[in-house]
RNA sequence: AUUUUAUCCAGAAAGGUUGAGGGCACAGGCCCCAUGAUACCUUAGCAACCAGGAAAAUAAUUCCUAGGUGCUAAUUCCUGCCCUGAUUUAUUUCCAGGGAAAGAUAAGAG
Repeated sequence: AUUUUAUCCAGAAAGGUUGAGGGCACAGGCCCCAUGAUACCUUAGCAACCAGGAAAAUAAUUCCUAGGUGCUAAUUCCUGCCCUGAUUUAUUUCCAGGGAAAGAUAAGAG
């Protein structure tokens, strides 16, 4: 590389350097952006996957800590494929819901 499992409508920003794009990729939409995008650094914060501790405590459960990650515009910003409901003359459009796919993160396998 690839692969398994779990989660993804909650939460949390300031400064310095940089200087035009960005919202992993593609397409459409929408949005952010010289009142500074992106990237890096510093500090702060959020969360609690792993880890550590406690509860009679190896599993499961609850709580605590914050060591390893992660994250700090918008639901993974929305849609893309399938199904259901509603609507309709109608299998289209629009609306609502579910699933899949893709992606991100964590912990394993490799």
About this RNA:
The RNA shown here (SAM riboswitch aptamer (S box leader)) has 110 nucleotides and comes from Fidelibacterota bacterium UBA7303. Rfam family: SAM riboswitch aptamer (S box leader). Rfam's curators write: The SAM riboswitch is found upstream of a number of genes which code for proteins involved in methionine or cysteine biosynthesis in Gram-positive bacteria. Gene Ontology term of the family: regulation of gene expression. Model confidence (mean pLDDT): 80 of 100. Taxonomically the source falls in Fidelibacterota (Bacteria, Pseudomonadati). Of the family's consensus pairs, 97% are formed in the model.